A computed fold for a 102-nucleotide RNA from Lysinibacillus alkalisoli, annotated as Purine riboswitch aptamer. Rfam family: Purine riboswitch aptamer. Its family is annotated with purine nucleobase biosynthetic process in the Gene Ontology.

């Protein structure tokens, strides 16, 4: 608040953009597989884990190491996403002469 009949019954519909900001989850993290490179390098693909959790699991940038092998260490800054909250705002109403107010 609309339709439709048997008028009180049935059925259908009804608003609140966006943007910040804060908790919580996750440490934008650790594992393993298989390939790659080789101090001008140190990457790609993938699988499972992790969250009462969808989803993501990278990026830039310093540091160490590794003397040509096959494996890398340590940090800084900086998102998305899930839920809960808030603040800005937006809609709706009432109500005032009007500003406004709730």
């Nucleotide at each position: 608040a609309a339709u439709a009949g048997u008028u009180c019954u049935a059925u259908u519909c009804u608003a609140a953009a966006u943007a910040c900001u804060c908790a919580u989850a996750u440490a934008a993290u650790a594992g393993c597989g298989a390939g790659a490179a080789u101090a001008a390098g140190g990457c790609u693909c993938g699988c499972a884990a992790g969250u009462u959790u969808c989803u993501a699991c990278c990026a830039a940038c310093u540091u160490u190491c590794c003397g040509u092998a096959a494996a890398a260490u340590a940090g800084u800054u900086g998102a998305c996403u899930a839920u809960g909250a808030g603040u800005a705002g937006c809609u709706u109403u009432g109500u005032u002469a009007g500003c406004g107010c709730a």